Predicted 3D model of a 72-nucleotide RNA (transfer RNA) from a Planctomycetaceae bacterium. It matches the Rfam family "tRNA". Rfam describes the family as follows. Transfer RNA (tRNA) molecules are approximately 80 nucleotides in length. Rfam classes the family as a transfer RNA. The coordinates come from a structure-prediction model, not an experiment, and the mean pLDDT is 85.
RNA sequence: ACGGGCGUAGCUCAAUGGCAGAGCAUCGGAUUCCAAAUCCGACGGUUGGGGGUUCAAGUCCCUCCGCCCGUG
Numbered sequence: 001a002c003g004g005g006c007g008u009a010g011c012u013c014a015a016u017g018g019c020a021g022a023g024c025a026u027c028g029g030a031u032u033c034c035a036a037a038u039c040c041g042a043c044g045g046u047u048g049g050g051g052g053u054u055c056a057a058g059u060c061c062c063u064c065c066g067c068c069c070g071u072g
Base pairs, nucleotide, nucleotide: 001071002070003069004068005067006066007065010024011023012022013021018055026042027041028040029039030038048064049063050062051061052060
């Protein structure tokens, strides 16, 4: 330099173009003599940045940035 993949909650990951979710973590509660485990609940998101298409974009298109793999 070229080709391909990935980027979503603190972490690991979902999400047919149609209200962005789960598990773990954190916090609160129940339970316990106290804890652990278990159960219930809550909090947590400029979906990497910008632009475009569309009634509607995490999803499709363009560009930039970062990471990974490959070719040379």